[in-house]
């Protein structure tokens, strides 16, 4: 098959079968031909590029299929697939022969408005140039099929669509990438291309790009968009759309309208596979799927029904495009998990102030209601319009229209109805602050949490659990990333004195900015209009899915770019003019301005000579050093180098660095005055150039003094320092280098403007020398303003303008690497890894200082007496022990809790008992007990036994016992607490209200000048007042008075005694105890404003707080105490409770604290003799008498106390001892006693006799005390049976010395100053170090990537060349040249 030769399968016919026939119809394998395969789909490796975006241009181009217009299609020829035959090979595949067709191929003809050469005329354009037109010449085309309608073919013109090329603008990082380039830049000519062009080639020229960032390296597909943000911006480039690039990696062309081609070709390479080892095959960044990698990402699904694409006349075929479905809470949206009532506010959990209350909580149960959803059943879409077929109309094999028929993957899905019944459906994070939400238990700096701050070491709202709560919700948290907050890169919208930050200074190219007037221009600028800014997205008002997400249509927007028309104030460019900015000329003035030369004196050192003699020098003190070889000192002379006293300054000059004896020369600058001249000539200034202290370097000089290094002497624990003695580079000069400093005013340069006061330098003007004005400098104070404040303030850090430089948390680090400069030293430029949560500024309050000023205190000093040595007492440490109970530990523990341990106390140890208990209360029940007494075992407690045995108003009382409920703990935590106490410190301070000052912390007041014991008072004062403290008020004491007069007193009167207020009496006195007075710097003198101070002042008992006590501000020390007491929490419960016995707290190599007694003559001993105060006393004090050596005992008055009683010693008087280990000292030990007590062994006190130790005044160091004090002497009391009391608390007697003074030690107060401290100097802080190896570096080595250049080789392939072979020819094969991937 509607291009062709045809017929493998299939179909039909024939045949038993092998097989044969049929190309007319339907259908068609392979083949020739045509069209498509350059679309659609994927990915983002490369690319920093005209790749992309946007706007233009092509007069320099192409475009199959489609549309329109015009013209045309005549003739001829030879092949080749297929088919048939043969062959090679494992295969892939290939070779040979014969034969054949076409819309395949070739030739001839015809031909133009095509192409090309020459030519005529006209018009147009921004340029090359273009368009139209006349004439002549040359070249080039086609295909047929047919149902006869047409379809297809060729040429030309035009359209549409799609592409190609060029250009403006935009589009990353790094300058530690500054120079790049040879086809490179341009020209002429040629080639090539669809087309312009170094695109390629030949020749010529030497250009081209670059600080407005070339080249290089690194990174990256671009855009519409998306996220965020008030915006400007910042980040982004998934899905969707546009463009680009790529298709295993690299290169190459072919075909074609279009490719240098994802599912084409060739070559090279890597990899995988097949192999007969000779050779071959392959490319999921298509859809699924697999593996690997990874924190992580899906189904080897359905369908071409729709939309779209390709082929075809069509039917139809193809289509992992696409339409659907599946998986995933990945995101967005919507819905549900029920609603109403229901209090015994149940049980249970949790909490609690626990007979109770709160909360989960109307929650549940229960009653009533609803049915989305789930489940079951039934029904059940739209998406479908076509093509095509049939019929019909106009018409006539066709076209258009109409009717009917046909076509559904999703899908029996969406949706609808019914049934059923609360039925099927809630989690995650969090609850210290930020940040909504709180309690309990467990744990105990562990386990753990943590975004930041941070939480946890025994009461954790922070860890873990629980109850409760909060937030969100089919999700909730975590992690990663981006934007925001962050004005924290600052265009909007920051800064640079001290916080990070002004270049060391000037000159100056580029660049940026720039005075007045006029004119024109129109680049910037502004306005209008036109084009474009794809669609989607975003916004707005409508619409469609039940709503929404989502989708669709409309409108607006897209802030941009281009073109055009207009405006002309400002800026720019052009032209002209001006003088005020800038400069020049004239005159005058100024200065340590610079460079070179000359000169000067003082000092120092050295040398020579002289005088002269023993030291000099140095220092905190010394020594090293110098010196009898004559130093130091003194004098004279000589020499050398460096620096320039006085003037001199808060001054002057210079761009800065810097500059100082005098003088000369040269050079520069600044200022002032007056006119004249030029006419914006100006300001700033990256790169660049020049200058640039000291130190340092090079070469050559010089070297007096000074002086790194070095040496010695000291100091010191050491002293590589400070101090001393020496001393070399260096310091000086010339030339050259270095190029840095806290090169600072920590303040860039220039211009303009903005209150005042005052000093000073150089001019000028007026003028009298005073004084005033003005210009340029140098200073101080200050208004406004500014500033975080300190501060600054016309010399701005104020208000503005221009330009440059620099900053962006601390450390690492101004380091490394690179580059560059340098002789070197080193300079300039200048990171990162890593690490920390701060680093920093200014100011405030404290604290501190071997900072300052003022002041005080027994703080020192001046004194007196101690302690440290001895013995003993007592407390502590340590040790010991069954136990030596516990606490207190610098000052501020250690004679402390304890004001009284033989038992008890007692808390500790041993042993023996008890378990609702030793006590108490309530209730219940029983009994009539209980109690007492007796004797026995036992250490006792406790246990067992005997005897005796209630009262009653009959209600009960009393008592034991039993049971129940309440216990008990000297166990822990004083770092959970109350209360209470110590200390700073009886120091003078600590605060508040209002006002004022400061952004604030905070300050002021409270500071300053005086004064005081005192923040006491006065004066001054932006403070005025007040409070707690100080002082006073209170008590004792010192004086007087009044009142009162017993138990006290006794002058006078009286009585009495040996004697005594003993008695009558008295209130005078002493005294007692109540009240009052008195002292206030009141008076005087001096000083002072005052406060006040001074005075041996007066007066007074007392004089400047008269003396003492009580009285302790805000606070500090997590000071002490859970063992006085109270109390939170924890712990024990036949014991960590409680009873009892005995022991211990009393131990003893030692160390310390506090005391007593001493060491003697100011004393000891013995005798005589005198005087207190304050207290105590009935289970008591005890007179007096007797006894005893004595402690005491036995009698015995008085006294519950001014009545009675306990009561002095030192002292005084005379005596003795005579300097000794004693007549000192009394320890220790022995003996005998007394007393208390149940009991003196461990373990009491006292007495008597005997014994008679150490000790002769105490090292370093240290304590108390300033007047009725120290010292010394005794007395009393509490506790208590007694007492280890020499302790504590009180009382009186006797009764001193010294204080110049504030330098020093200690403590304290006020002011001020510095601070890197604030747990506050017992602070803070620097360096090194074991181990580890997170980061960085080194390391024997090992191993990659990218790029450049040179040379060699060079596949495929295009292009070029070519006589031999093939072909009639066109042409081909072969060979070869250039280029090139790769090697």
């Nucleotide at each position: 098959g509607a291009g062709g030769g045809g017929u493998a399968a299939g179909u039909g016919u024939c045949u038993u079968g092998c097989g044969a026939c049929a190309g007319u119809c339907g259908a068609c394998g392979a083949c020739c031909g045509g069209c498509g395969c350059a679309c659609g789909g994927g990915u983002g490796a490369g690319u920093a590029a005209c790749g992309c975006g946007u706007a233009u241009a092509c007069a320099a181009c192409c475009u199959a299929c489609c549309u329109u217009u015009a013209a045309c299609a005549g003739g001829a020829g030879g092949a080749u697939a297929g088919c048939c035959c043969c062959g090679a090979g494992a295969a892939a595949u290939c070779g040979g022969g014969a034969u054949u067709a076409a819309u395949a191929c070739u030739c001839c003809a015809u031909a133009a408005c095509a192409u090309u050469g020459a030519u005529u005329u006209a018009c147009c354009g921004c340029a090359u140039g273009g368009u139209a037109u006349u004439u002549c010449g040359a070249u080039u085309a086609a295909a047929a099929c047919u149902c006869c309608g047409g379809u297809g073919g060729u040429u030309a013109a035009a359209g549409a669509u799609g592409g190609g090329u060029a250009u403006g603008c935009g589009u990353g990082a790094c300058a530690u990438u500054a120079g790049u380039u040879u086809g490179u830049u341009g020209g002429u000519g040629a080639g090539g291309u669809a087309a312009c062009g170094g695109c390629u080639c030949a020749c010529c020229a030497a250009g081209a790009c670059u600080a407005c960032g070339a080249u290089g390296u690194c990174u990256a597909g671009g855009g519409g968009u998306u996220c965020u943000g008030a915006g400007a911006g910042g980040a982004u480039g998934a899905u969707c759309c546009c463009c680009c690039a790529c298709a295993c990696u690299g290169g190459u062309a072919c075909u074609g309208a279009g490719a240098c081609a994802c599912g084409g070709a060739c070559c090279a390479g890597a990899c995988u596979c097949c192999u007969a080892c000779g050779g071959g095959a392959g490319g999921c960044a298509g859809c699924a799927g697999u593996a690997a990698g990874g924190a992580a990402u899906a189904u080897u699904g359905c369908g071409c029904a729709a939309u779209g694409g390709g082929g075809g006349c069509a039917a139809c075929c193809c289509u992992g495009a696409c339409g659907c479905a599946g998986c995933c809470a990945u995101g967005c949206c919507g819905c549900g998990u029920g609603a109403a009532g229901g209090a015994a506010g149940a049980a249970g959990g949790c909490c609690u102030u626990a007979u109770g209350g709160g909360u989960c909580g109307u929650a549940a149960a229960c009653u009533u209601c609803u049915u989305u959803u789930a489940u079951u059943u039934a029904g059940g879409a739209a998406u479908a319009a076509u093509c095509c077929c049939u019929c019909g109309u106009u018409c006539g094999u066709g076209a258009a229209c109409g009717a009917g028929g046909u076509u559904g993957a999703a899908g029996g899905u969406a949706c609808u109805a019914a049934a059923c019944g609360a039925a099927u459906a809630a989690g995650c994070a969090c609850c210290g602050g930020c940040u909504a939400a709180c309690u309990c238990c467990g744990u105990g700096c562990c386990a753990g949490c943590a975004g930041c701050c941070g939480c946890g070491g025994u009461a954790a709202u922070a860890c873990g659990g629980a109850g409760g709560g909060u937030g969100c919700a089919a999700g909730c948290g975590u992690u990663a990333u981006c934007c925001g907050g962050a004005u924290u890169u600052a265009u909007u919208g920051g800064g640079u004195u001290u916080a990070a930050a002004g270049g060391g200074u000037g000159c100056g190219c580029a660049g940026g900015c720039g005075g007045a007037c006029c004119a024109a221009u129109a680049a910037g600028u502004c306005a209008g209009u036109g084009g474009u800014g794809a669609a989607a997205u975003c916004c707005c008002g409508g619409g469609g899915c039940u709503c929404a997400a989502c989708c669709g249509a409309g409108a607006a927007a897209c802030u941009g770019c281009c073109a055009u028309u207009g405006a002309u104030a400002c800026u720019g460019g052009c032209a002209g003019u001006c003088u005020u900015g800038a400069g020049u000329u004239u005159a005058g003035a100024u200065g340590a301005a610079g460079u070179a030369g000359g000169c000067g004196g003082a000092a120092u050192a050295u040398g020579u000579c002289a005088u002269g003699u023993a030291g000099c020098g140095g220092g905190g003190a010394a020594a090293u050093g110098c010196a009898u070889a004559g130093a130091u000192a003194u004098g004279a002379c000589a020499u050398a180098g460096a620096a320039c006293a006085c003037c001199g300054a808060u001054a002057g000059c210079g761009a800065a660095g810097g500059c100082a004896g005098c003088u000369u020369a040269c050079u520069a600058a600044u200022c002032u005055a007056u006119a004249a001249c030029u006419g914006a000539c100006g300001c700033u200034g990256a790169u660049g150039c020049a200058c640039g202290a000291a130190a340092g370097c090079g070469u050559g000089g010089g070297u007096a003094g000074c002086a790194a290094a070095c040496a010695g002497g000291a100091u010191u624990a050491g002293a590589u320092a400070c101090c001393c003695u020496g001393g070399u580079a260096g310091u000086c000069c010339a030339c050259g280098c270095u190029g840095u400093a806290a090169a600072c005013g920590a303040u860039g340069u220039u211009c303009a403007c903005u209150c005042g006061u005052u000093g000073u330098u150089g001019g000028c003007u007026a003028u009298a020398c005073a004084u005033a004005g003005u210009c340029a400098g140098c200073g101080a104070c200050u208004a406004a303003g500014c500033g975080a404040a300190a501060g600054u303030g016309a010399u701005a850090a104020g208000u503005g303008a221009a330009c440059c430089a620099c900053c962006u948390g601390g450390g690492g680090a101004g380091u490394a690497c690179g580059a560059u400069c340098g002789c070197a030293a080193g300079g300039u430029u200048g990171a990162a890894a890593c690490u920390c949560a701060a680093a920093g500024g200014a100011a405030u309050u404290g604290a501190c200082g071997g900072g300052g000023g003022c002041c005080c205190g027994c703080a020192c000093a001046a004194g007196c007496g101690g302690a440290g040595g001895a013995g003993c007492a007592u407390g502590u440490g340590g040790u010991u022990u069954a136990a030596u109970u516990c606490g207190a530990u610098g000052a501020u523990a250690c004679g402390c809790g304890a004001g009284g341990a033989a038992c008890c106390u007692u808390a500790c140890c041993u042993g023996g008992g008890c378990u609702u208990a030793a006590a108490u209360g309530u209730a219940u029940a029983u009994u009539g007990a209980c109690a007492g007494u007796c004797a026995a075992a036992g250490a006792a407690a406790g246990g067992g036994g005997g005897c005796u045995u209630u009262c009653u108003u009959c209600g009960g009382a009393c008592a034991c016992u039993u049971u129940a409920c309440a216990a008990g703990g000297u166990g822990c935590u004083g770092c959970a607490u109350g209360g209470u106490u110590g200390u700073c410190g009886u120091c003078a301070g600590c605060u508040c209200g209002u006002g004022c000052c400061g952004u604030g912390a905070g300050g002021u007041g409270u500071c300053g000048g005086g004064u005081u014991a005192a923040g006491u008072c006065c004066c001054a004062u932006a403070a005025c007042g007040a409070g707690c403290g100080c002082a006073a008020c209170c008590c004792c004491u010192a004086c007087u008075c009044u009142u009162a007069g017993u138990u006290g007193c006794c002058a006078g009167c009286a009585u009495g005694u040996a004697a005594u207020g003993a008695u009558g009496g008295g209130g005078a006195c002493u005294c007692u105890a109540a009240g009052a007075g008195a002292a206030c710097u009141g008076c005087c003198u001096a000083c002072g404003c005052a406060a006040g101070u001074a005075g041996a002042g007066a007066g007074g008992a007392a004089g400047g707080u008269g003396g003492g006590g009580a009285u302790g501000a805000c606070g500090u020390c997590a000071a002490g105490u859970c063992a006085u007491c109270a109390c939170g929490g924890c712990c024990c419960u036949u014991a960590c409770g409680u009873c009892c016995u005995g022991g211990g707290c009393u131990a003893c190599a030692c160390a310390c604290g506090u005391g007593c007694u001493a060491c003697a003559a100011u004393g000891g001993c013995a005798g005589g003799u005198a005087c207190a105060g304050a207290g105590g006393g009935c289970a008591g004090c005890c007179a007096c008498c007797a006894c005893g050596c004595g402690a005491g005992u036995g009698g015995g008055a008085g006294c519950a106390a001014a009545u009675c009683u306990c009561c002095a010693a030192a002292g005084c008087c005379g005596g003795u001892c005579u300097c000794a280990g004693u007549u000192c000292g009394g320890a220790u030990c022995g003996a005998a006693g007394u007393c208390u007590g149940c009991a003196a062994c461990u373990c009491g006190a006292c007495u008597u006799c005997g014994u008679g130790a150490a000790g002769c005044u105490g090292g370093a160091a240290u304590c108390g005390c300033u007047a009725g004090u120290a010292a010394u002497c005794g007395c009393g009391c509490a506790u208590c049976a007694g007492c280890c009391a020499u302790g504590g608390c009180g009382c009186g007697g006797u009764g001193a010395a010294u204080a110049c003074g504030u330098u020093c030690c200690c403590g304290g107060g006020c002011c001020u100053u510095g601070u890197a401290c604030a747990c506050a100097c017992c602070g803070c802080c620097c360096g090194u170090c074991a181990a580890g190896c997170c980061a960085u570096g080194g390391a024997a080595g090992c191993u990659g990537g990218g790029a450049g250049u040179g040379c060699c080789u060079g596949a495929a392939g295009u292009c070029g060349g070519u006589a031999a072979c093939c072909g009639c020819a066109a042409g081909g094969a072969g060979c070869u040249g250039c280029c090139u991937a790769g090697g």